[in-house]
């Protein structure tokens, strides 16, 4: 200087103010309760005002992403669709966390940080790879390499026809030629071109052989619960990537959400009822039931309050604001007391400065994001 995990994230007093609840008190209104009783008195319920007491924001109260709990729809058991989710071990109600693993970035380091289930799978398939490039998946001859074979050409060489030749045949022949064609050594091209490096081997060439050294598979032996990780032995087996295309496997997954949902209920509107004998009333029975101004029941459920709802609380939303002191720490100045050659440190006196991000709304639990400044511990 860094770098990792925890933790704090302004204290105290005065005053002035805000929001809930209890409590006293004043004044109005309601029900009309209870008592005296022509009208007070007590006492209930709601408001205005003024008094005491207590409580009154955060690690993120956000964002509103994920989970449940809660509550109504409904019955989600099985099947299809359609979504999530994917390495292992623990751990939880569940997101999720904590270890650890395997491939990669970055850092001298401490450490940071991305990626995980299947493509050579436990098992079976389909697609797609721009542009450039011949040729992009069991590939491809564009330029070069060769041209053993095969075929062309007849300049030599043999050898045959020939009277003889420079004519004509004919060759496992030599020298060409680069037509089939054979070649993934070398060049180009591209993110990516079907291991690599030698040696051998070929007409060139190539795991075509063959040593090493990558990789993949199978088998043994350790080690780790595991996921892997160490070692060793065969096999030339060399097989691109993409599942954030479609598939396939393993588990999960009903919707909406406190404006959920619940009790109580004016006022309108509409709906029903009221009748009559026994019988003068109550009650109880029979019988009828055609209208509804008033007036009274009834049911539904608006407005409206209340509950859910919380040791803050909800309501267009309180939880603050001034002065004072302090105070972590930062700045500059003087002064030379200590260490130091010195730079610079500690101590020390004045003096200024001195709080980021942010504000809960049904409730936890998480993930992400923002945050001035500071303490504590590992650690390079």
């Nucleotide at each position: 200087a860094g770098c990792c995990g925890g933790c704090c994230g302004g204290g105290u007093g005065a005053c002035c103010g805000c929001g809930g609840c209890a409590u006293c008190g004043u004044g109005c209104g309601g029900a009309u309760g209870a008592c005296c009783c022509a009208g007070g008195u007590c006492g209930c319920c709601g408001c205005u005002c003024g008094g005491u007491g207590c409580c009154g924001a955060g690690g993120a109260a956000a964002g509103u992403c994920g989970g449940g709990g809660c509550u109504c729809c409904g019955c989600a058991a099985g099947g299809c669709a359609c979504g999530g989710u994917g390495c292992u071990g623990g751990u939880g109600a569940g997101a999720g966390c904590c270890a650890g693993g395997a491939c990669g970035g970055g850092g001298c380091g401490a450490c940071c940080u991305g990626u995980c289930g299947g493509a050579a799978g436990a098992a079976a398939g389909g697609g797609c790879c721009a542009c450039a490039g011949a040729g992009a998946a069991c590939a491809g001859a564009c330029c070069g390499c060769c041209g053993a074979u095969g075929g062309c050409a007849u300049c030599c060489c043999g050898g045959g026809c020939u009277c003889g030749a420079c004519g004509c045949c004919c060759g496992u022949g030599g020298c060409g030629c680069a037509c089939a064609g054979g070649u993934a050594a070398g060049g180009g091209u591209g993110a990516a071109a079907c291991g690599g490096u030698g040696c051998g081997g070929u007409a060139a060439g190539a795991g075509c052989g063959c040593a090493c050294c990558a990789g993949c598979g199978u088998c043994c032996g350790g080690g780790g619960c595991g996921a892997c990780c160490c070692g060793g032995a065969c096999g030339g087996c060399u097989c691109g990537g993409u599942a954030a295309c479609c598939c396939c496997c393993a588990c999960c997954g009903g919707g909406a959400g406190c404006a959920a949902g619940g009790u109580c209920g004016a006022g309108u509107c509409g709906g029903g009822g009221a009748g009559g004998c026994c019988u003068g009333c109550c009650c109880g029975g029979c019988c009828a039931u055609u209208c509804g101004a008033u007036c009274c029941c009834c049911a539904g459920g608006u407005a409206g309050a209340c509950c859910g709802c919380a040791c803050a609380g909800a309501u267009g939303g309180a939880u603050g604001g001034u002065c004072a002191c302090c105070g972590a720490g930062g700045c500059g100045a003087c002064a030379c007391c200590c260490u130091g050659c010195a730079a610079a440190g500690g101590a020390g006196u004045c003096g200024c400065c001195g709080g980021a991000c942010a504000g809960a709304a049904c409730c936890c639990c998480g993930c992400u994001u923002a945050c001035a400044g500071g303490c504590c511990g590992a650690c390079u």

Predicted 3D model of a 380-nucleotide RNA (Bacterial RNase P class A) from a soil metagenome. It matches the Rfam family "Bacterial RNase P class A". The family's RNA type in Rfam is ribozyme. Rfam describes the family as follows. Ribonuclease P (RNase P) is a ubiquitous endoribonuclease, found in archaea, bacteria and eukarya as well as chloroplasts and mitochondria. Model confidence (mean pLDDT): 76 of 100.